[in-house]
RNA sequence: AGAGUUUGAUCCUGGCUCAGGAUGAACGCUGACAGAAUGCUUAACACAUGCAAGUCUACUUGAAGUAACUUCGGUUAUGGAUGGUGGCGGACGGGUGAGUAACGCGUAAAUAACUUGCCCCCUAGUCUGGGACAACUGUUGGAAACGACAGCUAAUACUAGAUAUUAUGAGACCUUGGCAUCAAGGACUUAUGAAAGCUAUAUGCGCUAGGGGAGAGAUUUGCGUCCUAUUAGCUAGUUGGUGAGGUAAUGGCUCACCAAGGCGACGAUAGGUAGCCGGCCUGAGAGGGUGAACGGCCACAAGGGGACUGAGACACGGCCCUUACUCCUACGGGAGGCAGCAGUGGGGAAUAUUGGACAAUGGACCAAAAGUCUGAUCCAGCAAUUCUGUGUGCUUGAUGAAGGCCUUCGGGUUGUAAAGAGCUUUAAGUAGGGAAGAAGAAAGUGACGGUACCUACAGAAUAAGCGACGGCUAAAUACGUGCCAGCAGCCGCGGUAAUACGUAUGUCGCAAGCGUUAUCCGGAAUUAUUGGGCAUAAAGGGCGUCUAGGCGGUUUAGAAAGUCUGAUGUGAAAAUGCGGGGCUCAACCCCGUAUUGCGUUGGAAACUACUAGACUAGAGUAUUGGAGAGGUAAGCGGAACUACAAGUGUAGAGGUGAAAUUCGUAGAUAUUUGUAGGAAUGCCAAUUGGGAAGCCAGCUUACUGGACAAAUACUGACGCUGAAGCGCGAAAGCUAGGGGAGCAAACAGGAUUAGAUACCCUGGUAGUCCUAGCUGUAAACGAUGAUCACUGGGUGUGGGGGGUCGAACCUCCGUGCCGAAGUUAAUGCGAUAAGUGAUCCGCCUGGGGAGUACGUUCGCAAGAAUGAAACUCAAAGGAAUUGACGGGGACCCGCACAAGCGGUGGAGCAUGUGGUUUAAUUCGACGCAACGCGAGGAACCUUACCAGUUCUUGACAUCCUACAAACUUUCUGGAGACAGAUUGGUGCCCUUUCGGGGGAAUGUAGUGACAGGUGGUGCAUGGCUGUCGUCAGCUCGUGUCGUGAGAUGUUGGGUUAAGUCCCGCAACGAGCGCAACCCCUAUCGUUAGUUACCAUCAUUAAGUUGGGGACUCUAGCGAGACUGCCUGCCGCAAGCUGGUGACAGCAAGCUAAUCUCAAAAAGCUCCUCUCAGUUCGGAUUGUAGUCUGCAACUCGACUACAUGAAGUUGGAAUCGCUAGUAAUCGCAAAUCAGCAACGUUGCGGUGAAUACGUUCUCGGGUCUUGUACACACCGCCCGUCACACCACGAGAGUUGGUUGCACCUGAAGUAGCAGGCCUAACCGUAAGGAGGGAUGUUCCUAAGGUGUGAUUAGCGAUUGGGGUGAAGUCGUAACAAGGUAUCCGUACCGGAAGGUGUGGAUG
Repeated sequence: AGAGUUUGAUCCUGGCUCAGGAUGAACGCUGACAGAAUGCUUAACACAUGCAAGUCUACUUGAAGUAACUUCGGUUAUGGAUGGUGGCGGACGGGUGAGUAACGCGUAAAUAACUUGCCCCCUAGUCUGGGACAACUGUUGGAAACGACAGCUAAUACUAGAUAUUAUGAGACCUUGGCAUCAAGGACUUAUGAAAGCUAUAUGCGCUAGGGGAGAGAUUUGCGUCCUAUUAGCUAGUUGGUGAGGUAAUGGCUCACCAAGGCGACGAUAGGUAGCCGGCCUGAGAGGGUGAACGGCCACAAGGGGACUGAGACACGGCCCUUACUCCUACGGGAGGCAGCAGUGGGGAAUAUUGGACAAUGGACCAAAAGUCUGAUCCAGCAAUUCUGUGUGCUUGAUGAAGGCCUUCGGGUUGUAAAGAGCUUUAAGUAGGGAAGAAGAAAGUGACGGUACCUACAGAAUAAGCGACGGCUAAAUACGUGCCAGCAGCCGCGGUAAUACGUAUGUCGCAAGCGUUAUCCGGAAUUAUUGGGCAUAAAGGGCGUCUAGGCGGUUUAGAAAGUCUGAUGUGAAAAUGCGGGGCUCAACCCCGUAUUGCGUUGGAAACUACUAGACUAGAGUAUUGGAGAGGUAAGCGGAACUACAAGUGUAGAGGUGAAAUUCGUAGAUAUUUGUAGGAAUGCCAAUUGGGAAGCCAGCUUACUGGACAAAUACUGACGCUGAAGCGCGAAAGCUAGGGGAGCAAACAGGAUUAGAUACCCUGGUAGUCCUAGCUGUAAACGAUGAUCACUGGGUGUGGGGGGUCGAACCUCCGUGCCGAAGUUAAUGCGAUAAGUGAUCCGCCUGGGGAGUACGUUCGCAAGAAUGAAACUCAAAGGAAUUGACGGGGACCCGCACAAGCGGUGGAGCAUGUGGUUUAAUUCGACGCAACGCGAGGAACCUUACCAGUUCUUGACAUCCUACAAACUUUCUGGAGACAGAUUGGUGCCCUUUCGGGGGAAUGUAGUGACAGGUGGUGCAUGGCUGUCGUCAGCUCGUGUCGUGAGAUGUUGGGUUAAGUCCCGCAACGAGCGCAACCCCUAUCGUUAGUUACCAUCAUUAAGUUGGGGACUCUAGCGAGACUGCCUGCCGCAAGCUGGUGACAGCAAGCUAAUCUCAAAAAGCUCCUCUCAGUUCGGAUUGUAGUCUGCAACUCGACUACAUGAAGUUGGAAUCGCUAGUAAUCGCAAAUCAGCAACGUUGCGGUGAAUACGUUCUCGGGUCUUGUACACACCGCCCGUCACACCACGAGAGUUGGUUGCACCUGAAGUAGCAGGCCUAACCGUAAGGAGGGAUGUUCCUAAGGUGUGAUUAGCGAUUGGGGUGAAGUCGUAACAAGGUAUCCGUACCGGAAGGUGUGGAUG
């Protein structure tokens, strides 16, 4: 630091996804040790048990024990347990995060408005009295908890009095100071208020009053502190004042009275969520997320309320009341609060021991100590939960062992890895020693702990897994599976050769861990301050005007808010960073330094803001002038149209692609005249003009807005933008009243059509028009907000001015085109910017769901404005490129159409295919481009199919061993394959010691390696082939253009059968194609002259035979190539004879330019038939034969006789052919014993017609255009309906939560009041009083109740649309001119896409 993913490819926009880091984590697999940390994130759910706050010589009681005495009952002394009074502490420490959006927290201040036990310092004092109450004793109630009554008693408990200042209150006075109330000091008068003792270690510890300090607390203020405006208004003690009360203290904190304020778009109020911070995680930073552990603050202690005590609480282990829950109960009544430490249940994916010790640190009591208490704390236990460190060995070792896996079978790989040899011992293990932590002089004191650490011993011994391997992303092969099983973070893999699933081997990564899941930041410049955008990708408000706000010209002076700078306070500690140090290192710990902010203060004055003054360049005003469909109102025209009336006139008119509905003999259409009516304004007219936009068009008049130009004068920044607000705002639509000619939604009818709720036609109502209102939207578009400044030109045009005789030309304001620079993803824009800058406003953040739902506002309604979420997809989109396609355009070609000729389609038969059948009917070929195709020849064979019967190294190949020569004759059984028996035969080559041995070929038997497969896959392949198409195309190198895909060349003008050639050109050349080179045919020359030929000379029945070499012809050369001899077999068979014939018998010739097949047929001439199912046609069938063959039943061909079917020229549709062609006629050949051949391939004979032409059909080529297609129009794609699933809205209602208001009731409790009642201290001789208590009552009030609202959540019959689904149904709306151009707003209509009207846009 980037990468993958939209496309056939490209660039861009844009989302999704990945690689990194982190966690109080959890889950899966695995698991050696040590250190340092951390460990209920969920139910602020409920809790069994134990412990977590006590202590004290102030006082009282005086147990056990001990000692003495004893009358043996006890007494005394000691002792100090236990209980109580009293003091201090239980407000700290520890836990939790429910509540809280708040002065709660953070930061900086204020208190001249305050309090403070214990602690420190200072000043002064500590005198004289009094009466009680617990414990205890007795009686007594109760199950218990706990009481009641009577009596005794002490104090540092309570209380009266004295004394007292620099205390407190009040009053007037003086001095000084400040910041308003005031503060400090001085002197005076007056009122009020203290105390406690204890011990024997004393300069003791306490107690009282006052002052100061430290630390702690309280209150107030500035700034900062989440989301929602689908929460916009809130507030009656509310805001302020006066007076009083209350508090430690200010204050509506509370009360009485008075005033009517206070808060809010700089977001009040309401709702949701949340403890805040230091910090932590991430990030380059700015930011974003978070608030576990540690530290600071706050809040809470089962839910709610309340006060008491106290220095401090409205109190976690205190009290009272209420509610819920749990427990005890004798049913009368009582008890309780783990969000302390352990622990239990429950919840949950998930979080530990009912451990040790007060040794250290700290706290409470405590004079100092000692001591007691301390689940604070220090330790240990459990857990890979995190971080850090260490180990699982090191060296050597090639036969590259075995095994595994792969293999091209050669080998490769695992792999120096192992084994083997040598070495070491950290950690674990055993044993021995053994701390620091412990202080203040000594002594004593250690939970951890016999721990850390040190030493010795033995032995490689006891210690490696997890994930991945298609791309991103480091790392691949085999087998299995076969769109199955499965994988997947994204793209995507899997349908028989899966580097993507599963397994194995190998490899890669990390390592006591490795993966997965969840969450956060990053990457993401994907909310953009740093650092984005808005013509077409998402995005400019329809337009104007104006308020708040934001921004703002030149210049002088001032002050100093912002700004800059110096100093200072604070910014807790811890943490992070940097520099050091300590644990063997590290994690960890310690020390130093640094710390964006805020406050105070000194200075500077350029810039911004402010104050005062000045200026004229911005802005405005005045004067003059011309232009204009600018606006409003009134009036007046002509053309056209329709209706009505009348005339002329006669049979049609109208309408369409063609028709029909319709009108017309009751006189239409046409034509003439007249009358009436409403709407729109021809030409001028334009790329014109005006207006803010919507929009504005006959002419005249009236009123009126704005812009422009010219020249001066004046004002003096008066400006720009503009949330909210207000106004304007096409068409459609709505309300009321008019009007209504034409047009025309709806509707009706006629057509079209499969249908036609459409397009076309005939009618036709709302509406269109006017008046007064409403609505407030459009593709309201330049898809481009407003204003200002700057940045080359060229060429038109509207208005004004200068200039000129007129021009040219110059200038200002508009309006177009082309283009420099620049810009853009590209297209394009380009002084009318989409360029370069400035200011302000509006808007965007993936597609769909959806501009929908709910809520609210507006509206008469239609609807408009505002405007989500669940869910779902990995794209949606822009521009451009190459193709393909178009019921787009241009050009061109082809038996493509047209013009012709002959067929097919009808009949019978033949042949191939489908289908059916079958034991099998072998297989393949399926639009053109399968179907007389593979097959150029299925009776057996062929043959692959079926049935039956057999063989298993095999019918066929190679290798090995043994035996046998090979080969051959005959017989039996069997359907045959085959099985059994049998005859003859000993060869060839090499070697030899002549006994033999070896070998080749062949056969038999045996052994396995292997053979074998017309089995599968033509979608694993080669080769070959069909097709587009014998169409003229397809590419490359270099250069150039473009970000790029690509383009150029190859396009253009001509020409051609042709990318054939020529010319032009940012192209220049080249290759494969085209053409040519080859063969046949057509031509010539030459050579040669048999079996071919015959002009001349002879000759014959006949080129028959001499002869000729001229001609025809043959076949060589011109241009690289062919011949000789011999034998056998297979054939073609003349001719003659027989047969009606198929054919049979005999048999010449020919190894072929010699002989044969061989008859050519159509044609021509003559004769018969004369339009009929025939003298056409020949199917079918019978009988008898011939031939081939081993064999014609299934299943051959042919012959003779007999039989004599359909068929009388063929519907829609469709095929071939352009000249020796079609048509027609026969002949030959291959295959082949024969033949299904009417097929196929060739050969010739006879031998036409037509082509105007390219509009149309089909196919093709080039250029261009549109595109939502790229599997490429057999494309893509829209909506209803049907089915399944999912989330959501509505819904009669229903169940909960929260909350407002009104009323009722009202516990505990403070405060106030109180007749009567009770009452130790003080006063009083007494009566009585003061004071106190209980009780009652008033206000407030928790909980509860009733009623009525608001809000929120769940459920809900039914219902609505939405989304997603396998190849469902109906149509075909869109993309091409998508077959009616599309789209926007609106209205009506229709199964559905949609159609139509009206206005608008061009995308």
Molecule: small-subunit ribosomal RNA
Organism: wastewater metagenome